[in-house]
Context: one part of a larger RNA
RNA sequence: GGACGAACGCUGGAGGUAUGCCUCAUACAUGCAAGUCGAACGGACUUGAUAGAGCUUGCUUUAUUAAGUUAGUGGCGCACGGGUGAGUAACGCGUGGGUAACCUGCCUUUCAAUCUGGGAUAACACUGUGAAAAUAGUGCUAAUACCGGAUAAUAAGUUUGAUCGUAUGAUCGGAUUUUAAAAGAUGCCCUAUUAACAAUGGUAUCGUUGAGAGAGGGGCCUGCGUACUAUUAGCUAGUUGGUAAGGUAAAAGCUUACCAAGGCAAAGAUGGUUAGCCGGCUUGAGAGAGUGAUCGGCCACACUGGAACUGAGACACGGUCCAGACUCCUACGGGAGGCAGCAGUAGGGAAUAUUCCGCAAUGGGCGAAAGCCUGACGGAGCAAUACCUCGUGAGUGAUGAAGGGUUUAGGCUCGUAAAGCUCAGUCAGCAGGGAAGAAGGUUGUGCGUUUGAAUAAGGCGUAUGAUUUGACGGUACCUGCAGAGGAAGCAACGGCUAAUUACGUGCCAGCAGCCGCGGUAAUACGUAAGUUGCUAGCGUUGUCC
Numbered sequence: 001g002g003a004c005g006a007a008c009g010c011u012g013g014a015g016g017u018a019u020g021c022c023u024c025a026u027a028c029a030u031g032c033a034a035g036u037c038g039a040a041c042g043g044a045c046u047u048g049a050u051a052g053a054g055c056u057u058g059c060u061u062u063a064u065u066a067a068g069u070u071a072g073u074g075g076c077g078c079a080c081g082g083g084u085g086a087g088u089a090a091c092g093c094g095u096g097g098g099u100a101a102c103c104u105g106c107c108u109u110u111c112a113a114u115c116u117g118g119g120a121u122a123a124c125a126c127u128g129u130g131a132a133a134a135u136a137g138u139g140c141u142a143a144u145a146c147c148g149g150a151u152a153a154u155a156a157g158u159u160u161g162a163u164c165g166u167a168u169g170a171u172c173g174g175a176u177u178u179u180a181a182a183a184g185a186u187g188c189c190c191u192a193u194u195a196a197c198a199a200u201g202g203u204a205u206c207g208u209u210g211a212g213a214g215a216g217g218g219g220c221c222u223g224c225g226u227a228c229u230a231u232u233a234g235c236u237a238g239u240u241g242g243u244a245a246g247g248u249a250a251a252a253g254c255u256u257a258c259c260a261a262g263g264c265a266a267a268g269a270u271g272g273u274u275a276g277c278c279g280g281c282u283u284g285a286g287a288g289a290g291u292g293a294u295c296g297g298c299c300a301c302a303c304u305g306g307a308a309c310u311g312a313g314a315c316a317c318g319g320u321c322c323a324g325a326c327u328c329c330u331a332c333g334g335g336a337g338g339c340a341g342c343a344g345u346a347g348g349g350a351a352u353a354u355u356c357c358g359c360a361a362u363g364g365g366c367g368a369a370a371g372c373c374u375g376a377c378g379g380a381g382c383a384a385u386a387c388c389u390c391g392u393g394a395g396u397g398a399u400g401a402a403g404g405g406u407u408u409a410g411g412c413u414c415g416u417a418a419a420g421c422u423c424a425g426u427c428a429g430c431a432g433g434g435a436a437g438a439a440g441g442u443u444g445u446g447c448g449u450u451u452g453a454a455u456a457a458g459g460c461g462u463a464u465g466a467u468u469u470g471a472c473g474g475u476a477c478c479u480g481c482a483g484a485g486g487a488a489g490c491a492a493c494g495g496c497u498a499a500u501u502a503c504g505u506g507c508c509a510g511c512a513g514c515c516g517c518g519g520u521a522a523u524a525c526g527u528a529a530g531u532u533g534c535u536a537g538c539g540u541u542g543u544c545c
Stems, first nucleotide, its partner, number of pairs: 001545004006541005013390006019383002021348001026346003030343003035076003040073002043070013083301003092226008102218003107214008115149004124139006155178010184206006193199002227273003234264003239261008276298004280291004303324005326337004354380001356379003362376001363374004393423004403414004427486001429481005437472001440468012489534005494515003500529005510517002
């Protein structure tokens, strides 16, 4: 000199863009942060229409039908998104490879199917237990829930051929044996089937099943790199290797039994200390040094420790079970909880914000869609925390006014500074107008194309009309109004280092980054005037280069 997630002191006009618990991975009141689908299913309820019955003539009830709501079963999601950095010196991360040792829901694409049966169960009703959380029994019922059978092989076993390879082998093919599938929903139609205006039929869309390929995602292995310490020198018994078995999606002591006695280490094993890693960021001419906030990638964790279940995927932040500490409820028998999600509270600290608005946009989940959910996200609020921009006026004005300071008492200085005169009108204030961010959605019409028996219906594309969607926000921006009016401080002035005098004090009070000032003329302390520097900031402290 530069930098900062900064803090402190004095001061403080406006706007934009960023950033904002670095300390206690401390404890948490309250609210919200993951739901959705009725076009999978049976019920229940609400409203309307039609028909019938009862009559008290406008109400009750039965049936059919339409629209809607949704507790339960079922599906998908909850493994994403969001937070934190405790642990970890490690294939954790970075980078380059390998997988002839692997998996992959949703999505894209290709081929083939979607046949035939069955038994339950929640809801519901009834009876119980319990303070509650919850829970037992009996009876009824549905499905895209569950379970058989049929058919289907590139799956598994046996056998065999060709081509190829870096080894175990890989790819393609033949024969044979065994085993494994499925589910329907909605719209439309009556050409064919049937007695039918209907479906058990046809068809479209969405789904379901099996197999292949792809994309994207992941698992595992591996070369190299990755802090300090020798005042840590030896470490190791599943330890190192083999055989067999088990296990996994998958190689492997991953696990077990048996056998062998190996394996690592001064090129630093083992131990100890510290630490999430990287893209980056800061500094520097560079080499390097320091660092890892915000943003992006990876990893790890979710009160502490352990475990598995479900699932394509978890050993799962707002799931389950066990143990522990803590907090809460209790009828003392027993129960409930987990902010390192967004706000917020207490505590800690030099120190770090609102218990705000909205799903309008972007993205995500579910859904055929409308849509619903979304503290992700978009915004607003607070803070000079940082960076950037603008302003606090411009021109003119010498009786060099008054006043302050100083003086050798002549003067010098603050000083064109002020006043006065002439102006412009930023920001703030008031008034008026007022966006972009909106793409889509719904609905009608026309055209093209495609599936189709079809002039039905659906899918895809396109044109056009109507209607509708903005949290921010009456914000940005524009125009007008009045008037210099409302807007300057902080530090320093002995040398380093730009800038000096007067008074007070008298080794006192005090200053100080270093050298050093102060004991009666202090340019170094305190005050004033002046000057210098920076400026909505200035200075101090801390850390890094």
This is a predicted structure of a 545-nucleotide part of an RNA (small-subunit ribosomal RNA, 5' domain) from a Flavobacteriales bacterium.
Model confidence (mean pLDDT): 84 of 100.
Its Rfam family is "Bacterial small subunit ribosomal RNA".